[in-house]
RNA sequence: GUCGGCGUAGCUCAAUUGGUAGAGCAACGGAUUCCAAAUCCGUAGGUCGCAGGUUCGAUUCCUGUCGCCGGUG
Numbered sequence: 001g002u003c004g005g006c007g008u009a010g011c012u013c014a015a016u017u018g019g020u021a022g023a024g025c026a027a028c029g030g031a032u033u034c035c036a037a038a039u040c041c042g043u044a045g046g047u048c049g050c051a052g053g054u055u056c057g058a059u060u061c062c063u064g065u066c067g068c069c070g071g072u073g
Stems, first nucleotide, its partner, number of pairs: 001072007010025004019056001027043005049065005
């Protein structure tokens, strides 16, 4: 250089072949306890890497671009 994969919550990862984005852990609040831990219940947290395009509507389709990983010369 070229080809492919990945990028989603603080962390690890799902989801859908276009229609309001979820889990576990972590955080916070509560129950329990003499106090903790453990356990149980609940709450909050996301411009779905970035920028355009298509569409009534894009995390999803298309293009460009950035980062990481791999194949190849």
Background:
The RNA shown here (transfer RNA) has 73 nucleotides and comes from Candidatus Uhrbacteria bacterium CG_4_10_14_3_um_filter_41_21. The organism belongs to Candidatus Uhriibacteriota, within Bacteria. The coordinates come from a structure-prediction model, not an experiment, and the mean pLDDT is 81.